[in-house]
RNA sequence: CACCUAUCAAGAGCGCCCGAGAGCCCCGGCUCGAUGACGGCGCGGCAACCGGCUCGGCGUCCCUCACGCCGGCACGGUGCCCCUGCCGGGUGCGAUAGGAG
Numbered sequence: 001c002a003c004c005u006a007u008c009a010a011g012a013g014c015g016c017c018c019g020a021g022a023g024c025c026c027c028g029g030c031u032c033g034a035u036g037a038c039g040g041c042g043c044g045g046c047a048a049c050c051g052g053c054u055c056g057g058c059g060u061c062c063c064u065c066a067c068g069c070c071g072g073c074a075c076g077g078u079g080c081c082c083c084u085g086c087c088g089g090g091u092g093c094g095a096u097a098g099g100a101g
Base pairs, nucleotide, nucleotide: 001101003099004098005097006096007095008094013043014042015041016040017039021032022031023030024092025090026089027088028087029086044081045080046079049077050076051075052073053072055071056070057069058068059067060066085093
């Protein structure tokens, strides 16, 4: 870089810096913003996709091992922490995780 699968209505915020627009694009709405939005950094937290575990239950098995399924923990790799990716429309566009090339 293009491809495949799943998810995108749950959950989780404080401090500091910056300084004008921001909420993906178009149309129409709505909302946030000098009482400082958006963004950046720090700390804290959420979740459980992947890995992990002296973890629990069940299944295959005569038993063990092993493997699988469901769950637990939250240690590691990511991700995320206003409003449904803000809402409706569109032969849209994209984000995150895992996989395979």
SAM riboswitch aptamer (S box leader) from a Chloroflexota bacterium, 101 nucleotides, folded computationally. The model forms 89% of the base pairs in the Rfam consensus.